[in-house]
Molecule: SAM riboswitch aptamer (S box leader)
Organism: Virgibacillus pantothenticus
RNA sequence: UUCUUAUUCAGAGAGGUGGAGGGAAUUGGCCCUUAGAAGCCUCGGCAGCGGACUAUUGAUAGUACUGUGCCAAAUCCAACAAGCAGGUAAGCUUGAAAAAUAAGAA
Numbered sequence: 001u002u003c004u005u006a007u008u009c010a011g012a013g014a015g016g017u018g019g020a021g022g023g024a025a026u027u028g029g030c031c032c033u034u035a036g037a038a039g040c041c042u043c044g045g046c047a048g049c050g051g052a053c054u055a056u057u058g059a060u061a062g063u064a065c066u067g068u069g070c071c072a073a074a075u076c077c078a079a080c081a082a083g084c085a086g087g088u089a090a091g092c093u094u095g096a097a098a099a100a101u102a103a104g105a106a
């Protein structure tokens, strides 16, 4: 990097450094940000997946010990398709696509 599978309306921030952007990409919205963005470092926290352990028992629950991940807003919302509502303007539901994370494989 690619493929497969699973999950994605839950949860969890302070300090230092830095100095203008950020919320994956495109478009359109909306939002965060000089009362300090991204990035990096330290400490702290959360608990999703795998492992380990524990308790009941064959599957759940728990522990943050381990490998990872994460810590504004639903993956911030929409985009494509179908259906419902409405009547020119918006809305709702389901699915797909894309993305992220984990596990396995190449």
Stems, first nucleotide, its partner, number of pairs: 001106008013043005021032003026079004044071003048068004052063005075098001080095005